RNAcentral holds the sequence, with entries from ENA. The RNA shown here (transfer RNA) has 73 nucleotides and comes from Dolichospermum sp. ST_sed3. NCBI's taxonomy places the organism under Bacteria, Cyanophyceae, Nostocales, Aphanizomenonaceae, Dolichospermum. Rfam family: tRNA. It is annotated as a transfer RNA.

């Protein structure tokens, strides 16, 4: 230095042919139990990586650039 691929909750991942985001385990609350654990029920957590553009509307579509990866020189 080109290409390509990912960036979404405290971690792993969905997702939507454009219409106000969701699961598993983690957190916290109750319930159960002589306690813990396990179980059960309920919550609480995201400005969908930045910043622009297109659109009545963007996690989604373009387009910089930020970091990881993988390739090619």
């Nucleotide at each position: 230095g080109c290409u390509u691929c990912a960036u979404u909750a405290g971690c792993u991942c969905a997702g939507u042919a454009g219409g106000u985001a969701g699961a598993g385990c983690g957190u916290c609350u109750g319930g159960c139990u002589g306690u813990u654990a396990a179980c059960c029920a309920g919550a609480a957590g995201g400005u969908c990586g930045u910043u622009g553009g297109u659109u009545c509307a963007a996690u989604c579509c373009c387009a910089a650039c930020a970091u990881g990866a993988a390739g090619c020189g």